[in-house]
Overview: This is a predicted structure of a 74-nucleotide RNA (c-di-GMP-I riboswitch aptamer) from a mouse gut metagenome. The sequence is in RNAcentral, with records from MGnify.

RNA sequence: GCAAACUGCUGGAAACGGUAGGGCGCAAAGCUAGGGGGCUAAGUGCCGAAAGGCAUAUGUCAGCCCAGCCGCCG
Numbered sequence: 001g002c003a004a005a006c007u008g009c010u011g012g013a014a015a016c017g018g019u020a021g022g023g024c025g026c027a028a029a030g031c032u033a034g035g036g037g038g039c040u041a042a043g044u045g046c047c048g049a050a051a052g053g054c055a056u057a058u059g060u061c062a063g064c065c066c067a068g069c070c071g072c073c074g
Base pairs, nucleotide, nucleotide: 001026002025006021007020008019009018010017011016024063030069031068032067034066035065036064037061038060039059043056044055045054046053047052
């Protein structure tokens, strides 16, 4: 310097995001979705009489790993 969980408000179908409080931690816990991996399943497809179930990212995670860029100290 940043800010986890949690809480208030808010966007979102959700995951999750924004914001205010709050600090678990982090020497890159700065930025970037290029590669891998995780999360969700609106929409779509299939099954089912239905309830519902299964699959799937175009959604999402940078505080999961790799990679790229910028940066601090020695």